[in-house]
RNA sequence: GGGCGAUUAGCUCAGUUGGUAGAGCAGUGCUUUUACACAGCAAAGGCCACAGGUUCGAAUCCUGUAUCGCCCA
Numbered sequence: 001g002g003g004c005g006a007u008u009a010g011c012u013c014a015g016u017u018g019g020u021a022g023a024g025c026a027g028u029g030c031u032u033u034u035a036c037a038c039a040g041c042a043a044a045g046g047c048c049a050c051a052g053g054u055u056c057g058a059a060u061c062c063u064g065u066a067u068c069g070c071c072c073a
Base pairs, nucleotide, nucleotide: 001072002071003070004069005068006067007066010025011024012023013022019056028042029041030040031039049065050064051063052062053061
């Protein structure tokens, strides 16, 4: 220098080929217990890496940039 892949909640990851962003764990509150733990319930937590474009509408499609991983030279 070239090719491919990944980037979504604090962490690990889904998101069905464009139509209201989800799960598990962690943390918080409540119930339970003489405490704790376990268990159950509830709520909170996201500018979907960044910037443009297409579209009535973008996490999703297109372009560029950044970081990380693999391969080639």
A computed fold for a 73-nucleotide RNA from a Candidatus Wolfebacteria bacterium, annotated as transfer RNA. It was read from a public genome assembly. The prediction has a mean pLDDT of 81. It matches the Rfam family "tRNA". Gene Ontology term of the family: triplet codon-amino acid adaptor activity. By type it is a transfer RNA.